[in-house]
RNA sequence: AGAGUUUGAUCCUGGCUCAGAACGAACGCUGGCGGCGUGCCUAACACAUGCAAGUCGUACGAGAAAAUCCGCUUCGGCGGGUGAGUAGAGUGGCGCACGGGUGAGUAACGCGUGGAUAAUCUGCCUUUAAGCUGGGAAUAACUCACCGAAAGGUGGGCUAAUACCCGAUAAUGCUAUGGGACUUCGGUUUUAUAGCCAAAGAGAGCCUCUACAUGUAAGCCUUCACUUAAAGAUGAGUCCGCGUACCAUUAGCUAGUUGGUAGGGUAAUGGCCUACCAAGGCGACGAUGGUUAGCUGGUCUGAGAGGAUGAUCAGCCACACUGGAACUGAGACACGGUCCAGACUCCUACGGGAGGCAGCAGUGAGGAAUAUUGCGCAAUGGGGGCAACCCUGACGCAGCAACGCCGCGUGAGUGAGGAAGGUCUUCAGAUCGUAAAGCUCUGUCGGGUGGGAAGAAGUGUGCGUAUGUUAAUAGCUUGUGCACUUGACGGUACCGCCAGAGGAAGCAUCGGCUAACUCCGUGCCAGCAGCCGCGGUAAUACGGGGGGGGCGAGCGUUGUUCGGAAUCAUUGGGCGUAAAGAGCGCGUAGGCGCCUAGACAAGUCACAUAUGAAAUCCCUCCGCUCAACAAAAAAAGCGCACCCGAAACUGCUUAGCUUGAGUAAACAAGAGGGAAGGGGAAUUUCUGGUGUAGAGCUGAAAUGCGUAGAUAUACGGAGGAACACCAGUGGCGAAAGCGGCUUCCUGGACCGAUCAUGACGCUCAGACGCGAAAGGUAGGGGAGCAAACGGGAUUAGAGACCCCGGUAGUCCUAGCUGUAAACGAUGUGAACUUGGCGUCGGUGGGUUUAAAUCCAUCGGUGCCGUAGCUAACGCGAUAAGUUCUCCGCCUGGGGAGUACGGCCGCAAGGUUAAAACUCAAAGGAAUUGACGGGGGCCCGCACAAGCGGUGGAGCAUGUGGUUUAAUUCGACGCAACGCGAAAAACCUUACCUGGGUUUGACAUGCCGAGUACCCGAUGGAAACAUUGGGGUGCCCCGUAAGGGGAACUUGGACACAGGUGCUGCAUGGCUGUCGUCAGCUCGUGCCGUGAGGUGUUGGGUUAAGUCCCGCAACGAGCGCAACCCUCACCCUUAGUUGCCAUCAUUAAGUUGGGCACCCUAAGGGAACUGCCGCAGUUAAUGCGGAGGAAGGUGGGGAUGACGUCAAGUCCUCAUGGCCCUUAUAUCCAGGGCUACACACGUGCUACAAUGGACGGUACAAAGGGUCGCGAACCUGUAAGGGGGAGCUAACCCCAGAAAACCGCUCUCAGUUCGGAUUGGAGUCUGCAACCCGACUCCAUGAAGUUGGAAUCGCUAGUAAUCGCGGAUCAGAACGCCGCGGUGAAUACGUUCCCGGGCCUUGCACACACCGCCCGUCA
Repeated sequence: AGAGUUUGAUCCUGGCUCAGAACGAACGCUGGCGGCGUGCCUAACACAUGCAAGUCGUACGAGAAAAUCCGCUUCGGCGGGUGAGUAGAGUGGCGCACGGGUGAGUAACGCGUGGAUAAUCUGCCUUUAAGCUGGGAAUAACUCACCGAAAGGUGGGCUAAUACCCGAUAAUGCUAUGGGACUUCGGUUUUAUAGCCAAAGAGAGCCUCUACAUGUAAGCCUUCACUUAAAGAUGAGUCCGCGUACCAUUAGCUAGUUGGUAGGGUAAUGGCCUACCAAGGCGACGAUGGUUAGCUGGUCUGAGAGGAUGAUCAGCCACACUGGAACUGAGACACGGUCCAGACUCCUACGGGAGGCAGCAGUGAGGAAUAUUGCGCAAUGGGGGCAACCCUGACGCAGCAACGCCGCGUGAGUGAGGAAGGUCUUCAGAUCGUAAAGCUCUGUCGGGUGGGAAGAAGUGUGCGUAUGUUAAUAGCUUGUGCACUUGACGGUACCGCCAGAGGAAGCAUCGGCUAACUCCGUGCCAGCAGCCGCGGUAAUACGGGGGGGGCGAGCGUUGUUCGGAAUCAUUGGGCGUAAAGAGCGCGUAGGCGCCUAGACAAGUCACAUAUGAAAUCCCUCCGCUCAACAAAAAAAGCGCACCCGAAACUGCUUAGCUUGAGUAAACAAGAGGGAAGGGGAAUUUCUGGUGUAGAGCUGAAAUGCGUAGAUAUACGGAGGAACACCAGUGGCGAAAGCGGCUUCCUGGACCGAUCAUGACGCUCAGACGCGAAAGGUAGGGGAGCAAACGGGAUUAGAGACCCCGGUAGUCCUAGCUGUAAACGAUGUGAACUUGGCGUCGGUGGGUUUAAAUCCAUCGGUGCCGUAGCUAACGCGAUAAGUUCUCCGCCUGGGGAGUACGGCCGCAAGGUUAAAACUCAAAGGAAUUGACGGGGGCCCGCACAAGCGGUGGAGCAUGUGGUUUAAUUCGACGCAACGCGAAAAACCUUACCUGGGUUUGACAUGCCGAGUACCCGAUGGAAACAUUGGGGUGCCCCGUAAGGGGAACUUGGACACAGGUGCUGCAUGGCUGUCGUCAGCUCGUGCCGUGAGGUGUUGGGUUAAGUCCCGCAACGAGCGCAACCCUCACCCUUAGUUGCCAUCAUUAAGUUGGGCACCCUAAGGGAACUGCCGCAGUUAAUGCGGAGGAAGGUGGGGAUGACGUCAAGUCCUCAUGGCCCUUAUAUCCAGGGCUACACACGUGCUACAAUGGACGGUACAAAGGGUCGCGAACCUGUAAGGGGGAGCUAACCCCAGAAAACCGCUCUCAGUUCGGAUUGGAGUCUGCAACCCGACUCCAUGAAGUUGGAAUCGCUAGUAAUCGCGGAUCAGAACGCCGCGGUGAAUACGUUCCCGGGCCUUGCACACACCGCCCGUCA
């Protein structure tokens, strides 16, 4: 210090969330030790039990018992001593008002701070002065009697005091009256007169004085107590200034209320109380009312300013079961006092009584939650006492709790076979990991054992000693020395010794924010989650394992506070479009305000003083081994008060000034306002006329009008409303708004000149006024228009748009409503800051006779732009720039401008204005795309113009569906469906049924055997199982025996093989598609905060981002084009198997000959808008022409940019992961993929005469062929068979081309069309044609007579039509891939349909219009 989250991306606005710190905490998991702290935040709920305030015998009277001892006894007891002047109780004194608890109440002089008290009191304490005298009457205890269950009470009697009462004395006291001085003015001080008020003794000691006289008493002395007065100290009371929560949806409150006089009351002021008089007092600077709350020092947080908080500690206040009241007292209206009332609990003999833990423990209840019915007065402090001492749940300690803070430990060194094991793995290894083990050590904490504190100062006693008092070396007081005496904690802290690595680590987390990654499981399930979000079969986000990062006796979670949040903005925000300027004005309070001079000193500034408790915080230092903690000292304390000054600024005041402001007169503009009057055009309507069939309306119509005379036409009359042209980003007005003309009344602004006034100004909460349209009330008026309503259309419907009608209303008068996108979405006023071009109203100047024009200036109203501002868009002297003044308003979206309440309104409604709940966004501007039944330009068999089809029939084929043991699988809009499949009878084959095999049908490695191999037999459907025989090879070493090796077969065990099993949404590769569409990008530069833009846009042109020109762009890449193949022309070369013009020859280019031609196949040439004309910008290019075989890319092919579709394919292949492993592998037989009510796609054949049949006669190209093509010839009706020449092919063969042409027949029929289907008979291939092949012949002869809606292809050698060949293949094409023959029609054109390209525009879309999204219902 920031980060995440709105978007495809960007900038901004804006909310939500996170990282930090803290806690009297709680919960989860875990837990070794110690120190110091802290511990009912909830029920101010109820409380059993014990303790928490007593003490004094040196104030007073009285005074036991148990026990024990002695004596007596009638053995029942009695008396006495000790216990003991003790216990307990009483009178009296002091204390109980402190200490301790709690925070209910209280929004208040309660608290804080600073003052006042001249308006007051103060026990105990200190100091000073004076005193302490003489009497008296009672009463408790006690005793007797009585009442009562008890608590308690009544009566009679006795008695004491430091209890009570009376008297004396007394002042500097008090009261009354009078006077003086000072004064802060009910005061202080002084003086005079009169009156009034006190006391208590107790303890110790002594005999100097007096009395009796041992010694005592008076007395003396001393200590403590007592009385009066003054003063101090301390504490308290009261009053005042300032500060102190929220709500205005609380706006008015108040009769003791405000004041006065008199009196009462108090320690004391005061309506504190009473009587009388007056009518005041408070309030927008927030009264009154409501809600919440103890306040503060401080604490937490924060850079600070602030915000939140008020546990522990400290100060103040309030309270003590609830409410009320007083008594006593120095002090209370009293926590452990009294009285009354109430609720509750308890006791009761039912008559009546008792009680108050918000003291310490403790109990119940409540709650997420908060401790022991402990020890001690040793210390500190308090009460009483002369003191000893007693009391003290204050306090000191201990116990419980990781509740917090702090400290320590759970070991250290060495140790690589990098052990075992776990995990991962690409199988090489990596990691846990020097980690462990092992070895060498140490000894904190804990355990055992021994020692063992400080905290203690005093007090008292004893013995000394000093001082004061005194007659006194008594005594007492106050000191001092020595000795003895006091420790709850606690045998604790601490120290020594002993053994011994032994007893001591967890928690959350690892997708981003945010440090930390992998495997398995799961499969939108289970679950996670603070926000964004993960999980639908490869999850670093779920659960587990391994590993890692974090903290560590703790770690996480939850809750709360501050921070981050400049997200309420004083420091430090905004309001054109993000939330936000009130519709406009006038104006009160308030705020702000010109120039000059003087005075004052309230604000302001400065010096000094007092205060700002202690603790806390900060700094320094110091004590516990350190730290936490504790101690000392210092600093700081923004505040308030008082005092001495200053006078610039603000303020107040005095005296002036004129520039702000207003006033007066003159010129001139204007739809400014109000009233009255008159005007013409038009609509409608009325009277009569002319006139005849329609007219009107619409996209097209209909309703409505019209022969009862409309529409049209012309004259006349009536009535209402509005004022064409002029008319203009022209004018006026505060805004709303204002438009024919004239008159009257009237407001405001402007310009120029200039008397007079002298700051009179600006803004404005509340208040007041104006305020479009619609609406409402009453009365008029009503031509046109026109909500509602009626009718006709449109439509799925049409509550609409269109048409025909039509009422409120629109108009006038009066009064109401008070709102609008009332907008410039921009409050008012003032000042300052480069310019240009218009326009309206003035004024001045130059020129001119004048107009026009030009220059300058003032006031309005516009456009463009500099600087600057802005998130951008934009604004830009009419600011959204730079500043000042005042007002209004905003604080995420929705809920909601809604509910409730108030005010206003006749109503409609307006105004003011929330919350619950819910979301993580909502939003602004701009960018790139995609999209639009937006625009512009352009292209394509896209439409149009044509030709032929499909859709109807039969068949073929594919698909869906259905069926089935199986009908294997994939492909599904274009871009699946004669597709994968260029060939399912077996095989193929992946499917089904059945039968077999298990290291396997196939690969590599190991061991054994055998050579390999060949011929059989049995069973079986085969696979296979069992079994017989033959056979001994090749290479190397070696003389031999023997050994080794290669290939192959077979047996065995294990690694492994195998899988057309899943995932094409894990992938590679390949392919389809947009699309052969003209696009897609990059580098540098420039522009922009940025996403991005520019380049690539623009003007032309092209098939083309093709080229030219221009241009903040300049270049480049992938595409286009070209380079490649083929066809068309020519040339050269070559001349067999090709060819034949000339010569010879033949049935025949058959042969000789030839290579001119055709052809073949190799190399060249040729076409480039090159030439001419015109158009065009002198360009690119286009149009026309010439020449040419070919002309403007000559035809065709190959060639497919960046990308899109999670397109297709795991069943071509490759491949990650998962799955199967006597089976999802593999072998075999049979079946299936060929099923069939049906639906669709693609084709073939037809429906006939442009045809069918028959006969005859022509002309191809491109291919294929030795496991082959197969001639002649023979044979069969034919398929075919026999046959075998030739051919490894420009040679031979397939091979007859067919349509065409010629001739003949059929004559419009379900036919001499059509050929399905079926029967019979065959041929061929093949191990095998049953399921399930093709072909032939004979017979049969179905549907079908040109095909609904709809839909496909094709622009020239194309469509259409005709046949031929090939791949696959044993056989099996109507499919596919090729080849040639014959050979058209049409294109005006780009409005429309479809697809595409470029520019532009809108957008709330970005999964991108098959989008988004609203309402209703479930």

Description:
Model confidence (mean pLDDT): 86 of 100. A computed fold for a 1418-nucleotide RNA from an uncultured bacterium, annotated as small-subunit ribosomal RNA.